[in-house]
RNA sequence: UCGCGCGGGAGAGUCUGUACCGACCGUAACCGGCCGGCUGCGGCGCCGAAGGGGCAAAUCCUCCCCGGAACCUCUCAGGCAAAAGGACCGCGCGGAU
Numbered sequence: 001u002c003g004c005g006c007g008g009g010a011g012a013g014u015c016u017g018u019a020c021c022g023a024c025c026g027u028a029a030c031c032g033g034c035c036g037g038c039u040g041c042g043g044c045g046c047c048g049a050a051g052g053g054g055c056a057a058a059u060c061c062u063c064c065c066c067g068g069a070a071c072c073u074c075u076c077a078g079g080c081a082a083a084a085g086g087a088c089c090g091c092g093c094g095g096a097u
Stems, first nucleotide, its partner, number of pairs: 001095008013044001015043005020037003024033003045080003051076001052074003059067001
């Protein structure tokens, strides 16, 4: 320094519309009402610790140019119940220099 395994690991609407599916109720029927969906397609709001973008000082004898980090910042991507993911940390194993 890289990879793998195990453990820990935050934040933000389980908001809303519509379509579809299912249950229940009403109707002669069409259809309507209501509830649910760890379903599709949108709307507005929001989060940042995958990834991605951006930047300062130090840096030189002096000046200019280039370079110049992040959990800082932007929010493209991703995410906003659970699950998954998750920078980073700990332990173990293996490799490279």

Notes:
Model confidence (mean pLDDT): 82 of 100. Predicted 3D model of a 97-nucleotide RNA (Glycine riboswitch aptamer) from uncultured Rugosimonospora sp. The model forms 90% of the base pairs in the Rfam consensus. Rfam family: Glycine riboswitch aptamer. Rfam describes the family as follows. This family represents the bacterial glycine riboswitch.